The prediction has a mean pLDDT of 81. Predicted 3D model of a 115-nucleotide RNA (FMN riboswitch aptamer (RFN element)) from an Actinomycetota bacterium. Of the family's consensus pairs, 97% are formed in the model.
[in-house]
RNA sequence: UUGGAUUUUCGAGGAUAGGUGUAAAUCCUUACCGGCGGUUAUAGUCCGCAAGCUAAAGCAAGACUUAGUGAAAUUCUAAGACCGACAGUUAAAGUCUGGACGGGAGAAAAUUCAA
Numbered sequence: 001u002u003g004g005a006u007u008u009u010c011g012a013g014g015a016u017a018g019g020u021g022u023a024a025a026u027c028c029u030u031a032c033c034g035g036c037g038g039u040u041a042u043a044g045u046c047c048g049c050a051a052g053c054u055a056a057a058g059c060a061a062g063a064c065u066u067a068g069u070g071a072a073a074u075u076c077u078a079a080g081a082c083c084g085a086c087a088g089u090u091a092a093a094g095u096c097u098g099g100a101c102g103g104g105a106g107a108a109a110a111u112u113c114a115a
Stems, first nucleotide, its partner, number of pairs: 001115010017029003031095002033084002035049004044082002052059002064080005086098003
C1' cells in the first nucleotide's frame, strides 16, 4: 500500500412575502432546498445506489439545454429551464405532520489476519 474480518463513530436540506377561500406552509404569484458512489474536471437533471412496498424473487420511483474556457466538463463559468418516494391533512405538499430516537447508499477510525 492492497484485500478480508470484527468493532465504534458519522451518515438530508428547504415556505420569505402576498392572492383566493369557511378552510391551503398543499392551489396561484413569489421564495427556498439538493443524500451516497462513479466520471480525463467539481453533477439534484450523465451512469449507478439509498430512502417506499414485499417473506423473498421482485415491483414502484424524477428532471437540461444553449454559449464559453479547456487536452478533458449534460459536472466549471454565463444564461435560461426542469425535477422531487410513501401515508396523513377542514383543500391537491420537494419544504408541514407521521412511519423515523427507524432504516440506509456509503464515509472515517481502531483492532486483527493475509499478500
Its Rfam family is "FMN riboswitch aptamer (RFN element)". Rfam links the family to the GO term FMN binding.